Small-subunit ribosomal RNA, 3' major domain from an uncultured Parcubacteria group bacterium, 462 nucleotides, folded computationally. Rfam family: Bacterial small subunit ribosomal RNA. Gene Ontology terms of the family: structural constituent of ribosome and ribosome.
Context: one part of a larger RNA
RNA sequence: AGACGGGGACCCGCACAAGCGGUGGAGCAUGUGGUUUAAUUCGAAGAUAAGCGAGGAACCUCACCCAGAUUUGACAUCUAGCUGCAGAGCCUAAGAAAUUAGGCAGCCUUCGAGGGUGCUAGACAGGUGCUGCAUGGUUGUCGUCAGCUCGUGUCGUGAGAUGUAUCGUCAAGUCGGGAAACGAGCGCAACCCCUAUCCUAUGUUUUACAUGUCAUAGGAAACUGCCCGCUUUAAGUGGGAGGAAGGCGGGGAUGACGUCAAAUCAGCAUGGUCCUUACAUCUGGGGCGACACACGUGCUACAAUGGUUACUACAACGGGACGCCAAGCCGCGAGGUGGAGCAAAUCCCGCAAAAGUAAUCUCAGUUCGGAUUGGGGUCUGCAACUCGACCCCAUGAAGUCGGAACCGCUAGUAAGCGCGCAUCAGCCAUGACGCGUUGAAUACGUUCUCGGGCCUUGUACA
Numbered sequence: 001a002g003a004c005g006g007g008g009a010c011c012c013g014c015a016c017a018a019g020c021g022g023u024g025g026a027g028c029a030u031g032u033g034g035u036u037u038a039a040u041u042c043g044a045a046g047a048u049a050a051g052c053g054a055g056g057a058a059c060c061u062c063a064c065c066c067a068g069a070u071u072u073g074a075c076a077u078c079u080a081g082c083u084g085c086a087g088a089g090c091c092u093a094a095g096a097a098a099u100u101a102g103g104c105a106g107c108c109u110u111c112g113a114g115g116g117u118g119c120u121a122g123a124c125a126g127g128u129g130c131u132g133c134a135u136g137g138u139u140g141u142c143g144u145c146a147g148c149u150c151g152u153g154u155c156g157u158g159a160g161a162u163g164u165a166u167c168g169u170c171a172a173g174u175c176g177g178g179a180a181a182c183g184a185g186c187g188c189a190a191c192c193c194c195u196a197u198c199c200u201a202u203g204u205u206u207u208a209c210a211u212g213u214c215a216u217a218g219g220a221a222a223c224u225g226c227c228c229g230c231u232u233u234a235a236g237u238g239g240g241a242g243g244a245a246g247g248c249g250g251g252g253a254u255g256a257c258g259u260c261a262a263a264u265c266a267g268c269a270u271g272g273u274c275c276u277u278a279c280a281u282c283u284g285g286g287g288c289g290a291c292a293c294a295c296g297u298g299c300u301a302c303a304a305u306g307g308u309u310a311c312u313a314c315a316a317c318g319g320g321a322c323g324c325c326a327a328g329c330c331g332c333g334a335g336g337u338g339g340a341g342c343a344a345a346u347c348c349c350g351c352a353a354a355a356g357u358a359a360u361c362u363c364a365g366u367u368c369g370g371a372u373u374g375g376g377g378u379c380u381g382c383a384a385c386u387c388g389a390c391c392c393c394a395u396g397a398a399g400u401c402g403g404a405a406c407c408g409c410u411a412g413u414a415a416g417c418g419c420g421c422a423u424c425a426g427c428c429a430u431g432a433c434g435c436g437u438u439g440a441a442u443a444c445g446u447u448c449u450c451g452g453g454c455c456u457u458g459u460a461c462a
Base pairs, nucleotide, nucleotide: 002461003459004458005457007456008455010453011452012451013450015446016445019409020408021407022406023405026300027299028298029297030296031295032294033293034291035290042053043052064286065285066284067283068282069281070280073124077123078122079121080120081119082118085116089104090103091102092101093100094099108114126275127274129273130272131271135269136268137264138263139262140260142258147186148185149184150183151182152181153162154161155160166177167176168175192252193251194250195249197220198219199218200217201216202215203214223246226240227239228238229237230236289428302402306361307360308359309358310357311356312355318349319348320347323342324341328337329336330335368399373394374393375392376391377390378389379388415438416437417436418435419434420433
């Protein structure tokens, strides 16, 4: 100089408090531990692992297991020799396939053997094998917290200090006063994007037309600018006017020096090390989906602010050619058929749902709840047994609001409601990421809990 303290002073944060909703109890989904297994591939481990890598495990993926095969190899470059062939193909047999055996076909050209194919031999390939405690790159976290430093000067024998202390203020080491400091850098803020108002221009779509909504892209507008009070006439702060918006308007991107030998050699790259007829490669099948149990994250409920039936409204973000798929017809339905339109403001996905109106149910394990199971189907796909989704009929379990404890959220937020999309043949999505619709309650306050910042003090720590 630090770190720590059940030391002190000051300050902040959904940290507590005040509220609203939940988890912990039930069923199911999903991840993990454990156990089991031929294998249940591997990694992630308090906060900062556990709907995480995985934004799609039936085969593939795939790294695991069993079995059958190959050895210059599934892939790359090169050398030498052979083959003399425009291609890596076809047929037959065996096989679960990979592949093996046999037969057939196949000859570009500047005629040099050049290039390509195949074979042999050799250099080499290959490894999701190990080490994240050898590394790059990337990431989490403290934390969008306000800090972390440097040059010169000054002080100190020195380690170091000062600057960065103090007063006021701020979201902020933000700004002002002041001061042995004067300046500067990385951070803060601003510059960037979206959004809220208006103007101008344009107009594919929409509309009967014009306008407007809207879309596109250029501009204006907000700066404590104006007024009053407080304050040190400062920085600033409380109130007001005008304004679509007021004091950072709301949201995003942006993450300082560093900490955790934090995470990742299985995204990729890479040092070292190990395997090389195998720890490489191919194929069929299985496994990653097991199940006494334990934990995490969710979904659905336990009902009347509700369930069911009928009718009637109102969105936004997006996606579409190996695609989205209309009308019509068939089917109770999943779906089938059909073929119009659309490379899209034009066509399609595509009827938003909660809400509203009317009727019914009348407090019950029920017209709540939907697990589980039986039967019959549809679709994708070589293939749904292990192990897909969906539909119909039947079945109708636990569950009557959840112990100790714990979590999220301060406004268009929480909570309720549906919609879209990436991955994707299909889908185990209740997940992830977005979008709109309905739309609250509460904050006295900082004593306490947790985390953090600045100053100071103590210390047997380093």